[in-house]
RNA sequence: UAAGCAGGCCAGACGGUCGCGCUCCGCUUGCGGGGCGAGGAAAGUCCGGGCUCCAUAGGGCGCGGUGCUGGGUAACGCCCAGGCAGGGCAACCUGACGGAAGAGGGCCACAGAAAAGCAGACAGCCGCGUGCGCUCGGACUGCGUGCAGUCCGGGUCGCCGGGGUGAUGGUGAAAAGGUGGUGUAAGAGACCACCGGCGUGCGUGGUGACACGUGCGGCCAGGCAACCCCCACCGGGAGCAAGGCCAAGCAGGAGCGAGCCCGCCCUGGCGGGCGCGAGGCGGCCCGCUUCGUUUGAGCUCCGGGUCGGCCGCUACAGACGGCAGGUGACUGUCGUCGCAGACAGAUGACCGUUGCCCCGGUGUGCAGCCGGGGACAGAACCCGGCUUAUCGGCCAGCUUAGAUG
Numbered sequence: 001u002a003a004g005c006a007g008g009c010c011a012g013a014c015g016g017u018c019g020c021g022c023u024c025c026g027c028u029u030g031c032g033g034g035g036c037g038a039g040g041a042a043a044g045u046c047c048g049g050g051c052u053c054c055a056u057a058g059g060g061c062g063c064g065g066u067g068c069u070g071g072g073u074a075a076c077g078c079c080c081a082g083g084c085a086g087g088g089c090a091a092c093c094u095g096a097c098g099g100a101a102g103a104g105g106g107c108c109a110c111a112g113a114a115a116a117g118c119a120g121a122c123a124g125c126c127g128c129g130u131g132c133g134c135u136c137g138g139a140c141u142g143c144g145u146g147c148a149g150u151c152c153g154g155g156u157c158g159c160c161g162g163g164g165u166g167a168u169g170g171u172g173a174a175a176a177g178g179u180g181g182u183g184u185a186a187g188a189g190a191c192c193a194c195c196g197g198c199g200u201g202c203g204u205g206g207u208g209a210c211a212c213g214u215g216c217g218g219c220c221a222g223g224c225a226a227c228c229c230c231c232a233c234c235g236g237g238a239g240c241a242a243g244g245c246c247a248a249g250c251a252g253g254a255g256c257g258a259g260c261c262c263g264c265c266c267u268g269g270c271g272g273g274c275g276c277g278a279g280g281c282g283g284c285c286c287g288c289u290u291c292g293u294u295u296g297a298g299c300u301c302c303g304g305g306u307c308g309g310c311c312g313c314u315a316c317a318g319a320c321g322g323c324a325g326g327u328g329a330c331u332g333u334c335g336u337c338g339c340a341g342a343c344a345g346a347u348g349a350c351c352g353u354u355g356c357c358c359c360g361g362u363g364u365g366c367a368g369c370c371g372g373g374g375a376c377a378g379a380a381c382c383c384g385g386c387u388u389a390u391c392g393g394c395c396a397g398c399u400u401a402g403a404u405g
Base pairs, nucleotide, nucleotide: 001401002400003399004398005397007395008394009393010392012354013353014352015351016350017349018348020037021036022035023034024033025032026031027030039376043387044386046385047384048383049382050381051239052238053237054236063235064234065233066232067231068082069081070080071079072078083097084095085094086093087092098230099229104228105227106224107223108222122169123168124165125164126163128161129160131159132158133157134155135154136153137152138151139150140149141148142147143146177195178194179193180192181191182190196220197219198217199216200215201214202213203212204211205210243311244310245309246308252302253301254300255299256298259274260273261272262271263270264269265268275293276292277291278290279289280288281287316338318337319336320335321334322333323332324331325330356374357373358372359371360370361369362368
């Protein structure tokens, strides 16, 4: 210098004007002043927990989830450290990474003869057959003397039948270890040597996953468990519209509640008079007026509870800093701080100064000047994670290649 790999952080700053939510203070009670007011993801609602209500003797079945080892944590499917496997020259990245060697079932497209537990004969190869044909040799018979027939024997030949073979070809993602030899009719871990794998015993190191070494066993065993299943561990359900408190109105229940006279119809109503009760006419009296007077105006109380209000609600697995322990995730301790809380849901708009980055113009270029632009997004019970979105910038670190000293 180029290419790359990984970790952490920021998400402009200051001021002014108007406005919004919560809260505190003041008074002249609807104004004034002070304080605080989104995020790294507030998002997706995918995991885990707190909290609340419901359910619940204990155990099992079932269902769901997780799945190398050790650690962290309130907990996790998260994080850290490590092992193994795969990828990369490397830094480093990725991994549902228990069991398919047996407790069992199932599946393996297409192609292919055969796709799985004493596999599988399509071609090829190799034996076998009183088999057929062709051909070679020999013997005998016949005659037209080089031909025909019969019999015997043979063949690196063909066909047929019935076997052997997994070595060769071909198919496939995958065909049941590899190389060389022995062996055989041909072959084959059938046997042998070496290599590879697997299982198992022992030793060493490690808390462990596991690694290394060594002995034994021809054991050679396909893949899929993100198919059922087996094993181990975990899990009760619903969610702040959880849930709790107060409580207008209406309806329900209980109680209190103001009477006499006259008339009419006939045994319970209707009408009138006076009285009484409750309300209205601005507070009181008079007066006027409305309703009621045992078929009850109105008042009081009770339980549930609608509208509505309050709590839950934000102080905490809290933030920041120091020290200590730990490789690390993280933990302990000390100090400082208080940091949104709405319920139709506030957190906004404009202006000025300025920092950074990008684009355009001027300029050969640099500098300077002028103009323009600046991401994703937005709390709603609260935390820990994961995932997804994101203009740009900053700080440290590592790897490879080249150049120079």